[in-house]
Context: one part of a larger RNA
């Protein structure tokens, strides 16, 4: 000086507390331990591994395994030297890969150079998703967006080291005031950044019958930027005004005006350092290791396995539901080897079409919950769809391991879940659909968009985390 305490004090956090919704029960989807296995590729492992690296493993991807091949090699780069680069058939073979025929490049001051390409060969040297994240860079995670972490000078201590930063208030804040052997300063806090919310200019192939005209009635057409919108500039919020508290300070509580009030809401932003935390398979990079292989090529499998356990989700169990039929309101996106509209052909997944559109003009596209109208009527059912037969569609050379969807038939388990435990404080939760990233095809996953929309917070004794101050200490 620090860490620790089932020590004290002061103070926060969805920490408990009050609520509302879940998880543990079941069926599925998924990752993960296990086991199994030729192989079931590595990695992550309390909180901070486990719908993570994976924004998508039938081939590829792929790193694993068995079989079959290659050895200057799938890739780069020097030298000499050979050609008829390259396409295309056929034949052997699971292909890699070997045999055969046939065809043949550009350019130049063109005898003959250069330039690609292709063989063998040679010599440095290539190749490793091998090993070590306890050799490291570099990036992350997490304590924690907590409010803290230090430095100069000075002064006190014989030194470690204090002292500032501690005290009294006060804040979301080591924020801000007043005191004070301190005075100042730096990294954080804050505020400059974006995004929403008001209101102005400005700008109109989007929006308007706001007012006019035509109208086959649809902003369709003329016309017009007022309005929504769009996107570009700005204006407004400062405890700025009052009242009251307070030390006449900071501040704090009401209270006006005003779309918005005390940080208005959201994001971006992570200090010094912790965790020998994670990554050598994202790149880089030192050391060992390898070199007819631990490198590389190719076909099949594998990673999709299953007595079992555990996470993360979804689909439910129903009447606030289901199930028919009609009716509405969005927003964010996407699009040219792409969105694909009308129309028709399919019970349906889909197909035939091929208008328009490089997209404020078209397209994807239906919003779904919501409301209206009809039915089931409490039942393992008109719940619920697992599982399984049959027929199909699509995408892709190629759906057998091992893809989604679709129609018919089946019709499992589940009647609200034990001990425990999670996630939310407002446009939040809970619900409800949408859209994209990866992607030929596959999404219950992740990143976003909007509809509809609650309950509750007495309070800090308790748990769990922290931060300040103090004690104690056989601990550093």
């Nucleotide at each position: 000086u620090g860490a620790c305490g089932g020590g004290g004090g002061c103070c926060c956090g969805c920490a408990c507390a009050a609520g509302c919704g879940g998880u543990g029960g079941a069926g599925c989807a998924u990752g993960u331990g296990g086991u199994u296995u030729a192989a079931u590729u590595c990695g992550a492992u309390g909180c901070a591994a486990c719908g993570c690296g994976a924004a998508g493993a039938a081939c590829c991807u792929u790193a694993c395994c068995u079989a079959g091949g290659c050895u200057u090699g799938a890739c780069a780069u020097g030298u000499a030297u050979a050609g008829g680069a390259u396409a295309c058939a056929c034949c052997a073979g699971a292909g890699a890969u070997g045999g055969u025929g046939u065809u043949u490049u550009c350019u130049c001051u063109c005898g003959g150079g250069g330039a690609g390409c292709c063989g063998g060969a040679u010599g440095g040297a290539a190749g490793g998703u091998g090993c070590u994240g306890c050799a490291c860079g570099g990036c992350u995670g997490u304590c924690g967006u907590c409010a803290g972490c230090u430095c100069g000078u000075g002064u006190c201590g014989u030194g470690a080291g204090a002292u500032g930063u501690u005290g009294g208030g006060u804040u979301a804040a080591g924020u801000c005031c007043c005191g004070c052997a301190a005075c100042g300063a730096g990294c954080g806090c804050a505020a400059c950044c974006c995004c929403c919310g008001u209101c102005c200019u400005c700008a109109g192939u989007u929006g308007c019958c706001a007012g006019c005209a035509g109208u086959u009635c649809g902003g369709c057409u003329g016309g017009g930027c007022a309005c929504u919108c769009u996107g570009a500039a700005g204006a407004a919020a400062c405890u700025g005004c009052c009242g009251g508290u307070g030390a006449u300070a900071a501040g704090c509580c009401g209270g006006a005006g005003g779309a918005a009030g005390g940080u208005g809401g959201g994001g971006a932003u992570g200090a010094c350092g912790u965790c020998a935390a994670g990554u050598c398979c994202u790149c880089a990079u030192g050391g060992c290791c390898u070199u007819u292989a631990u490198g590389u090529c190719c076909a099949g499998g594998g990673c999709u396995a299953c007595a079992c356990a555990c996470g993360u989700g979804u689909u439910a169990c129903a009447a606030u539901g289901g199930a028919a039929c009609c009716u509405a309101c969005a927003a964010u996106g996407g699009g040219u080897u792409g969105c694909g509209a009308a129309a028709c052909c399919g019970c349906g997944a889909g197909g035939u079409g091929g208008a328009g559109c490089g997209a404020a003009u078209c397209u994807c596209a239906a919003a779904a919950a919501a409301g209206g109208u009809u039915u089931c009527u409490c039942a393992g059912u008109u719940c619920g769809g697992a599982u399984c037969g049959c027929a199909g569609u699509c995408u892709g050379c190629a759906a057998c391991u091992c893809g989604a969807c679709u129609g018919c038939g089946u019709g499992a388990a589940g009647u609200u879940g034990g001990a425990a435990u999670c996630g939310c404080u407002a446009g939040u939760a809970a619900u409800c659909g949408c859209g994209g990233a990866u992607c030929a095809g596959c999404a219950c996953g992740c990143c976003g968009c909007g509809g509809u929309g609650a309950a509750u917070a007495c309070g800090u004794u308790c748990c769990c985390g922290g931060g300040c101050c103090u004690u104690g200490u056989a601990c550093a």
Molecule: small-subunit ribosomal RNA, 3' major domain
Organism: uncultured prokaryote